[in-house]
């Protein structure tokens, strides 16, 4: 100094319900597995303020992690 959003790769950079991919669990199918076809659980790194009708997005301080 730089990053930190689901288990992992990320997408969203002020406003709807924070979405995707692959992994996960069941369900379907199949003799059985794999594919495949549905459904479902799962997250903003914490803590505190600040700006704003409104914050994961900006912004001060503190901490944790990883380059």
């Nucleotide at each position: 100094c730089c990053u930190g959003u689901a288990g992992c790769u990320u997408a969203g950079u002020g406003g709807u319900u924070a979405g995707a991919g692959c992994a996960c669990u069941c369900g379907c199918c199949u003799u059985g597995c794999a594919a495949g076809c549905g459904a479902g659980a799962g997250g903003u790194c914490c803590c505190a303020g600040g700006u704003u009708c409104g914050a994961a997005u900006c912004c001060c301080g503190g901490g944790c992690a990883g380059g």